[in-house]
């Protein structure tokens, strides 16, 4: 360094729900909440899925794979 992924250690993030706000909509953003996470960090390339004004649109990476990148170090 890589693989790899412990009843290690520092920590970390946050589903559903519920209050605000934005949006036609899925949805997102902040609070609060925690079902879970070894990258549930980033990213919308390719595929699933949702939405809708049906478009060379528009969301979802906590759904797959890819792709950049992190911390620790048992076996």
């Nucleotide at each position: 360094a890589a693989c790899c992924g412990a009843c290690a250690a520092g920590g970390g993030c946050a589903a559903a729900c519920c209050u605000g706000c934005g949006g036609c909509g899925a949805c997102g953003c902040a609070g609060g909440g925690a079902c879970g996470c070894a990258g549930a960090g980033c990213c919308a390339g390719g595929g699933g899925c949702c939405c809708c004004c049906c478009g060379c649109g528009g969301g979802u990476c906590g759904c797959c794979c890819a792709g950049c990148u992190g911390c620790c170090g048992a076996a």